[in-house]
Context: one part of a larger RNA
């Protein structure tokens, strides 16, 4: 390589826009003939071997003559359904655009707001308080805790919250304006007229930690001290407590970035919930019901599955286009390259062993 594969066994890139390049809707008439097809034709298709007729060692293996051929590779002819290449049309069923409506923690800025912590001032008030399994370190008669007003400052937004909603992912939750996505959902017709799908590189986002300058610090909190447990206890609990957490500005690109399931399309019994919508009947009530569209779950049937399982939101059955895997360990590691300020990211072997 080729074959098989890729939810759990190796094996789907975090997640997206998109150039190249693979793929490609309907309709008919040309034309050309690149794939394609032809029992048509010319060349190669060495000898030996194999395979058929004959013959030569007594036979036979061996050997010698003679024949016939195919695949595959090219040249010419021909055909013209498909695929392609030109050139034409679509009054549409894919994608799009326009009008009405709509739901949301969707992004980004600004500005409020309460409850809760700590702080610091005041007032009542007196010996304890705090913590555990029991302590203790700690705080406290320089008046702690507890309570009561007054004051600051920072981070998070209870209930509402739900098996809910939005978003490509990564995530998003007080409230008010504000800019803004996706075109996301319904509906109505009118438009454009294949304008499409994937998508090596390439660019963009991308949790938590971590870097750099700057700011800020109530809590909680790696390190760190200390008190305890213990046989120790570089831990589990307890008392502190610095980076961080948090804003601005700029690197970093990682994750069990998981649905551990790449994207798109198409087609296959059903039954239940739920969220947006739209029509409709009843009734009017914030309601009930029926139908459809779209999204989000739950259970099951064919089918698949090594089992569990999965089943219109496939892991079915089928097409196109990307990524990945090949036996464990040594390794995601050296080295080389290349990105970064680092830490270290991406690429990525090999001796040896089992």
């Nucleotide at each position: 390589u080729u074959g098989g594969g890729c939810g759990u066994a190796a094996a789907g890139a975090g997640c997206g826009c998109g150039c190249a390049g693979g793929c490609g809707g309907c309709c008919g008439a040309g034309c050309a003939a690149a794939g394609u097809c032809g029992a048509c034709u010319g060349g190669u298709g060495a000898a030996a071997u194999a395979c058929c007729c004959c013959g030569g060692c007594u036979c036979a293996a061996c050997c010698g003559g003679g024949g016939g051929g195919u695949g595959a590779c090219u040249g010419g002819c021909g055909a013209u359904a498909c695929u392609u290449g030109u050139g034409g049309g679509c009054u549409u069923u894919g994608a799009g655009u326009a009008g009405g409506g709509g739901a949301g923690a969707g992004g980004g800025g600004a500005g409020u707001g309460g409850a809760a912590c700590u702080c610091c001032c005041g007032g009542u008030g007196u010996a304890g308080u705090g913590g555990u399994g029991a302590a203790a370190u700690g705080c406290g008669u320089a008046g702690a805790u507890a309570u009561c007003g007054g004051g600051a400052g920072g981070a998070a937004c209870a209930c509402c919250a739900g098996u809910g909603g939005c978003g490509a992912a990564g995530g998003c939750g007080a409230c008010u304006c504000u800019c803004u996505g996706g075109c996301c959902c319904c509906u109505u017709u009118a438009c454009u007229g294949a304008c499409g799908c994937u998508g090596a590189g390439g660019c963009g986002c991308g949790a938590a930690g971590g870097c750099u300058g700057g700011g800020g610090g109530a809590g909680c909190g790696a390190a760190c001290g200390g008190g305890a447990u213990u046989a120790g206890a570089u831990a589990c609990c307890c008392c502190g407590g610095u980076a961080g957490u948090c804003c601005c500005a700029g690197c970093a690109g990682u994750a069990a970035a998981c649905g551990a399931u790449g994207g798109a399309c198409a087609c296959u019994c059903g039954g239940u919930g739920u969220c947006g919508g739209u029509g409709g009947u009843g009734u009017u009530g914030a309601c009930c019901c029926c139908a459809c569209c779209g999204g989000c779950g739950c259970c099951c049937a064919a089918g698949c599955a090594a089992a569990c399982g999965c089943a219109u939101u496939a892991a079915g059955u089928g097409u196109c286009c990307c990524g990945c895997c090949u036996g464990g360990g040594g390794a995601g590691u050296a080295c080389g390259g290349u990105c970064g300020c680092a830490a270290g990211g991406c690429u990525a072997a090999a001796a040896c062993u089992c």